Model confidence (mean pLDDT): 84 of 100. This is a predicted structure of a 1176-nucleotide part of an RNA (large-subunit ribosomal RNA, half B) from Coleochaete scutata. Rfam family: Bacterial large subunit ribosomal RNA.
Context: one part of a larger RNA
């Protein structure tokens, strides 16, 4: 000095983020208990008695035990040790009991009873598995899954627009599959073949149309208005799907804010109650209350303590000393000092001064940018990982639809074939004319010779009408109807597929089997197909950048920067572009412009006109620059060179782009001809390649012909706008992170700068009645610091630990107090303002983490900074800044927030330096040569160094008064420090006593042990304060500010220039304390052998060292005595009292540590070896 443990004077939370930690409290018995309450509770609420021991008596049991009462007795105290609740009040959140981050969070989180909603009729849904299968359940809607919400109680408002989720099925889209018009390719052509292939059918889905919020969610603006002035019952208007109801509210949610009032406190950023200006409360993301619970956070309160004012004794275990065992991180090598400067910007190591014998030991911790961990915070990485979601691609389950497993009967429907048959009205016409064609006779019936003939009837022809004419004959078109086949849809119905479920073949299991019921060609599986699809997976998710983010910006184009050739950077400065014109083009002729003046038009403006000036002050589509009147501007005629094939050569240029071009050739246009035309006065008006589509060419053609297909020349389709264009196709989050790295890059802190801060001085407009500068000073100028807020990105990212409190400080002075003084708008006292001074001093509490600040009460005063915003290998760990949880906001979300809330681990035995301290050693002495003991001197070096009250001077100076000095004495105090224990106290671990519960000495009776020294009461020594005692004091010197004396440059004046003097708590001294290792090592005395070692030892002490003694001895223990504490010892007392407990005498008795004094009984003796040294 720590840990742990006892005690503690006065106070009692003044401590401190917070009563953390300790103290209180504790058994049983008996009395007594509030508010509230969901009537159980709360409730051991609170609070207050009582307790030993003896004896008696009563109750009660079979006894034993056990109760009650009364009488008596000792003690400081009687549950006497030990075990053993602190209590109350009032809020916030959660009903309760319970769970939870093994190993920094036990909560307000999670879970819960209880409520609400959705799904699920059993082959239930749900959920594992590829399947079989299995859970669910050996369960059946009072069940089972899924999601919110959390007990009770009072409730739960409005919105169905968007997004989900049910539900619809007209109409829009809508794949495979069905269909198949038409086309192309083969060929001489058709047909087949091959290829393409419209229309048509056409399932869920989306679209549409409802319904739903205890589904995801959401619940407004402005403006006016009452007779005081405030407000707005009230009215206008505008969006909305509705526009926030009951509640409740500076709230775990309020930012301005420590809102405002009130309560409490001496003082309240916390607390309670209130209001309502809800930044940004609100109703099952539930809303407000709410008895009873919480190791849950918040506040008051009473007890009670060492939290603390302020520390102080002891005990223990360590440290420390020997004896013995014996680790670790670390370490480039060391001969490791300080200032001051430099320096990759904070030096032991460098520059310069300076200080400084050498070596341990014990302590501290400022330093070694100590140690530990390739910084977790910040970038960075064409890094990983996990979440997320209307991110981009998949895709699993899920659901359509075709076709297969897959049959049978029957009804309806509609197709497409094929045989019959019907069936067509414009007018006009004899009349219901379907077209076209053919056509001059056709059909019937009778008769006979049975036929190639008569006869009759009827249509036709012919007539008439009319676009068109009928008779009969072929083909056929419209519409219906029927038949044969052929392919289909729908709907019933069957049963054999397949399917579920019984039974049976003695019982059980497994296979087969058979049968019975129910579904049924449906469903299941399988193959194809659209649809849904963060349930799964794989990625993306730009760069610049005075850190990153946010903003902004990435191509082109003028100019300035740009330094007279060309190029040239910045999130330097001003601007433009992502076109536009068939004339704004070519050519050929012709004009000249803006602006000003004068005139004319009845005057004025404006405008026309003439005339004069008039290198361009105009004009050129558009920005800016260059150019431009010979014009490139302006106006006219004719065209269409805004042409095809090409281009020597040049500018630029890393490439790839990119820009200008004479000249040929073809074949126009203007011009009379030279001639000029391959767009526009220039410079912007823009996209590589791949793919794909037009036109044109006819290269190239998988055995040949051809074709598909390509090529080549022209075009076309990217705000590929991150414009040299990574994909056809791409967004967040991470505080749960994690790797690689960066002090090339930010936060903390150095360092440079010093806008910004602070502070200081010129000027001096003004205010101060007059009157700049008592005081104050605008507009402006000129600096200093290096304490603010930046700015910069030097050192450090293989680590410099970051706010404030504790503690210990040191420095500057631009001074808060005290001291010396100048001026004053100083009369005194009180002030103001300046000047010098840095020697000493600068409170205590309340709220908050806080620095600050506010406020209470003191004081002379309650000073400004500076030291890594001084100090974590010195503490705390309240805030801040990891992981948990909640509110408001904000985001579909995962998630965030210089908003807020509750809860969260602070490692290091010290090696160098640096400091505190205590030793050995060597040096040092007159020359290599004698010391030893003392005791001095003081070059340095530290420390100290104050302050106020009252009181005399003096109620004097001044002042009308009120009030009220200086100046020089004196008293007392306060804070600081030093000693030191006579006397107040503390403690005091065994010095006396009391007592408890055990045990043990056989037993009584007396003692011992243990139980924190078991508790309790007392104390000697020692240590000690809160307690005595004491300092800070007289002088002297030299000088600040500043007064002053003579005084001259400069005949005056002027403290100054030479020269003299006063003057400050500061400076040197005086005063204390250390000091000759002060290398100039002083000096003095005394001694002839001395110091060491040994032992006895101490008020000395970690060891060492340091005092006393060492027999010629009191040195320590003993033993006698005294102070001095405890408080009356054992024992006796058959003749002390009492039944007992116990009293009473003997007895101020017996005990007794460290104090005093005295006393060789004991050890510090002696004797002998040995070794050093020294003298003879």
């Nucleotide at each position: 000095c720590c840990a742990u443990g006892u005690u503690g004077a006065a106070g009692g939370a003044a401590c401190u983020c917070g009563g953390c930690a300790a103290a209180u409290u504790g058994a049983c018995c008996c009395c007594g208990u509030a508010a509230c309450u969901u009537c159980g509770g709360g409730a051991g609420a609170a609070g207050g008695g009582g307790u030993g021991c003896u004896u008696u008596u009563c109750u009660u049991u079979u006894g034993u035990a056990a109760g009650a009462a009364a009488a008596g007795u000792g003690g400081c105290a009687c549950a006497g040790a030990a075990u053993a609740g602190g209590g109350g009040g009032u809020a916030g959140c959660g009903a309760c009991u319970g769970u939870u981050u093994c190993g920094u969070a036990a909560a307000a989180a999670c879970a819960c009873a209880g409520g609400a909603c959705u799904c699920u009729g059993c082959u239930a849904a749900g959920u594992g598995g590829u399947a079989a299968c299995a859970c669910g359940a050996u369960g059946u809607a009072u069940a089972g899954a899924g999601u919110c919400u959390g007990a009770c109680a009072c409730c739960u408002g409005c919105c169905c627009g968007g997004u989900g989720c049910u539900g619809g099925a007209a109409g829009g889209u809508g794949a495979a599959a069905a269909g198949g018009a038409g086309g192309a390719g083969u060929u001489a052509u058709a047909a087949g073949c091959u290829c393409u292939g419209a229309a048509u059918c056409u399932a869920a889905g989306c679209c549409c149309c409802a319904g739903u919020a205890a589904a995801c969610g959401g619940c407004g603006g402005c403006c006016g208005u009452a007779a005081c002035u405030c407000u707005a019952a009230c009215g206008g208007u505008c969006c909305u799907a509705a526009g926030g109801u009951a509640g409740c509210g500076a709230a775990a949610u309020u930012c301005c804010u420590u809102g405002u009032c009130g309560c409490a406190u001496a003082a309240g950023u916390a607390g309670c109650g209130a209001c309502c200006u809800g930044c940004a409360c609100g109703a099952a993301u539930g809303g407000u209350g709410u008895a009873a619970c919480g190791a849950c956070u918040g506040c008051c309160c009473c007890a009670c303590u060492g939290u603390c004012u302020c520390c102080a004794a002891c005990a223990u275990g360590g440290a420390c000393u020997c004896a013995g065992u014996g680790a670790a991180a670390u370490u480039g090598a060391a001969u490791u000092c300080u200032c001051c400067g430099u320096g990759a910007a904070g030096a032991u190591g460098c520059g310069g001064a300076g200080u400084a014998c050498c070596a341990a030991c014990g302590g501290c911790u400022a330093g070694a940018c100590g140690g530990u961990a390739a910084g977790a915070c910040c970038c960075c990485g064409u890094g990983c990982a996990c979440c997320u979601u209307u991110a981009c691609u998949a895709u699993a389950a899920c659901u359509u639809u075709g076709c297969a497993u897959u049959g049978a009967c029957a009804u309806c429907c509609a197709g497409a074939u094929u045989u019959g048959a019907a069936u067509g009205u414009g007018u006009a016409g004899g009349a219901u004319a379907g077209g076209u064609g053919g056509g001059a006779g056709g059909a019937g019936c009778u008769g006979u010779u049975u036929a190639u003939c008569a006869g009759u009837u009827c249509c036709g022809g012919c007539c008439u009408u009319g676009a068109a004419a009928u008779a009969c004959c072929a083909c056929u078109c419209u519409u219906u109807c029927u038949c044969c086949u052929c392919a289909g849809g729908a709907u019933g119905u069957c049963u054999a597929a397949c399917u579920a479920u019984u039974u049976g073949a003695a019982u059980g299991a497994a296979a087969u089997c058979a049968a019975a019921u129910g579904g049924a060609a449906c469903a299941u599986u399988g193959c194809a197909u659209g649809g849904c699809g963060g349930g799964u997976a794989g990625u993306u998710u730009u760069c610049u950048u005075g850190g990153g983010g946010c903003g902004a910006g990435a191509u082109u184009c003028u100019c300035c920067u740009a330094a007279a050739g060309a190029g040239u950077a910045a999130c330097g400065g001003a601007g433009a572009a992502g076109u536009g014109c068939g004339a704004a083009g070519g050519u050929a002729g012709a004009c000249u412009c803006a602006a000003g003046c004068u005139g004319u038009g009845c005057u004025u403006u404006c405008c026309a006109c003439a005339g004069c000036u008039g290198a361009g002050g105009a004009g050129c589509g558009u920005a800016a620059u260059g150019g431009u009147a010979u014009a490139a501007g302006u106006c006219u005629g004719c065209c269409u060179g805004a042409c095809u094939g090409u281009g020597a050569g040049a500018c630029a240029a890393a490439c790839a782009a990119g820009u200008c071009g004479a000249g040929c050739a073809g074949g126009g246009a203007c011009g009379a001809a030279a001639g000029u035309c391959g767009g526009c006065c220039a410079u912007a008006g823009u996209g590589a390649u791949c793919c794909g589509g037009g036109a044109g060419u006819c290269c190239c053609g998988a055995g040949u012909g051809g074709a598909a297909g390509g090529g080549c020349u022209c075009u076309c389709g990217c705000u590929c706008a991150a414009c040299g264009a990574a994909u056809c196709a791409a967004a967040g989050g991470u505080a749960c992170g994690c790797c690689g790295g960066g002090g090339a890059u930010a936060a903390c802190a150095g360092g440079c700068u010093g806008a910004u801060g602070a502070c200081u001085c010129c000027c001096a407009a003004g205010a101060g009645c007059u009157c700049u500068u008592a005081u104050c000073g605008a507009c402006g100028g000129a600096g200093u610091c290096g304490u603010u807020u930046g700015g910069c990105a030097c050192c450090u990212c293989g680590a410099u630990g970051u706010c404030g409190a504790c503690u210990c400080a040191u420095c500057a002075c631009a001074u808060c107090c005290u001291g010396a003084u100048g001026c004053u708008g100083a009369a005194g006292a009180a002030g103001g303002u300046a000047u010098c001074a840095a020697g000493g001093g600068u409170u205590c509490g309340g709220u908050u983490g806080u620095u600050c600040g506010c406020c209470g009460a003191u004081g002379a005063a309650a000073g400004u900074g500076g030291u890594a915003c001084g100090u974590g290998a010195g503490u705390u760990g309240g805030g801040u800044u990891u992981a948990g949880a909640a509110c408001g906001u904000c985001g579909u979300g995962a998630g965030a927030c210089a908003g807020u809330u509750c809860g969260g681990u602070u490692c290091c035995u010290a090696u160098c330096u640096a400091c505190c301290g205590u030793u050995g050693g060597a040096a040092a002495u007159a020359u290599u040569a004698a010391g030893a003991g003392a005791a001095u001197u003081g070059a340095g070096a530290g420390a100290g160094c104050u302050c106020a009250u009252c009181c005399c001077u003096a109620g004097u100076a001044c002042g009308a008064g009120a009030g009220g000095a200086c100046u020089g004495g004196g008293a007392u105090g306060a804070a600081u420090c030093a000693a030191c224990c006579u006397a107040u106290g503390g403690u005091g671990u065994a010095a006396c006593g009391g007592u408890u519960g055990u045990u043990g000495u056989g037993c009584c009776a007396a003692c011992a042990g243990c139980a924190u020294a078991g508790c309790c009461g007392u104390g000697u020594a020692g240590c000690u304060a809160a307690g005595u005692u004491g300092a800070g004091g007289a002088u002297g010197g030299a000088g600040a500010a500043c007064c002053g004396c003579u005084g001259g440059a400069a005949g005056c004046a002027g403290c100054u220039a030479a020269g003299c003097g006063g003057a400050a708590a500061a400076c040197c001294u005086g005063u204390c304390u250390c000091a000759a290792u002060a290398c100039a090592a002083g000096u003095u005395c005394u001694c002839a052998u001395a110091c060491a070692a040994g032992g006895u030892u101490c008020a000395a002490g970690a060891c060492c060292a340091g005092g006393a003694c060492u027999u010629a001895g009191a040195u320590a223990g003993g033993c006698g005595a005294g102070a001095g504490g405890u408080g009356u010892u054992c024992g006796u007392a058959a003749u002390u009292c009492g039944u007992g407990a116990g009293a009473u005498a003997u007895u101020a008795a017996g005990c007794c540590a460290a104090c005093u004094c005295g006393u060789a009984c004991u050890a510090a003796u002696u004797u002998c070896u040995u070794u050093u040294u020294u003298u003879u």
NCBI's taxonomy places the organism under Eukaryota, Streptophyta, Streptophytina, Coleochaetales, Coleochaete. The gene name in the source record is rnl. The full RNA is in RNAcentral, with records from ENA.